[in-house]
RNA sequence: AAAGCGUGAGUUCAGCAGGAAGAAUACCGCCAUUUCACGGCGGAGGUCGUGGGUUCGAGUCCCACACGCUU
Numbered sequence: 001a002a003a004g005c006g007u008g009a010g011u012u013c014a015g016c017a018g019g020a021a022g023a024a025u026a027c028c029g030c031c032a033u034u035u036c037a038c039g040g041c042g043g044a045g046g047u048c049g050u051g052g053g054u055u056c057g058a059g060u061c062c063c064a065c066a067c068g069c070u071u
Base pairs, nucleotide, nucleotide: 002071003070004069005068006067007066010025011024012023013022019056027043028042029041030040031039049065050064051063052062053061
């Protein structure tokens, strides 16, 4: 310098064809237990890397840039 892949909840990741953003875990509360752990139920938590473009509508498509990984 070029090419490819990736960037999303605190963390690890789904989101397969553009149509109201999810799971696990962690955190908080309740139940249960003599207590803790395990387990059950519930809750909170995200301007989807940044800036533009296309579209009635973008995590998803296009462009530029930043960062990371690989060749």
This is a predicted structure of a 71-nucleotide RNA (transfer RNA) from Chryseobacterium gambrini.
The prediction has a mean pLDDT of 82.
It matches the Rfam family "tRNA". By type it is a transfer RNA. Rfam links the family to the GO term triplet codon-amino acid adaptor activity. From the family's description: Transfer RNA (tRNA) molecules are approximately 80 nucleotides in length.
NCBI's taxonomy places the organism under Bacteria, Bacteroidota, Flavobacteriales, Weeksellaceae, Chryseobacterium.